RNA sequence: AAUGGUUCAGGCGUUGGAGUUCGCCGCAACCGCCCCUCCCGGGGAAGAUGACUCCUAAGAGGAC
Numbered sequence: 001a002a003u004g005g006u007u008c009a010g011g012c013g014u015u016g017g018a019g020u021u022c023g024c025c026g027c028a029a030c031c032g033c034c035c036c037u038c039c040c041g042g043g044g045a046a047g048a049u050g051a052c053u054c055c056u057a058a059g060a061g062g063a064c
C1' cells in the first nucleotide's frame, strides 16, 4: 500500500417529525411499481410507516 474479516460512530429501507421494533449497509445500503415502446417517450395504480402508534401537512365528508 492492496485485499479480506471483525468492530465502532453513523446511515438507509419511493414525500415530513417522534417513539418502539425488524431488516440492510457501514462509502455502501438507498434513490419505487405496472403496461406499451428499439430508444426517446407515453399511460396507469397504492402510499406521508419497512411494520405499529402518535403528531404535522395535504385531501374528502359531517357537526357547531
Base pairs, nucleotide, nucleotide: 010025011024012023013022016055017054018053019052020051021050033044034043035042036041

The RNA shown here (Fluoride riboswitch aptamer (crcB RNA motif)) has 64 nucleotides and comes from a Bryobacteraceae bacterium.
Of the family's consensus pairs, 100% are formed in the model.
Its Rfam family is "Fluoride riboswitch aptamer (crcB RNA motif)". Its family is annotated with response to fluoride and positive regulation of gene expression in the Gene Ontology.
Model confidence (mean pLDDT): 75 of 100.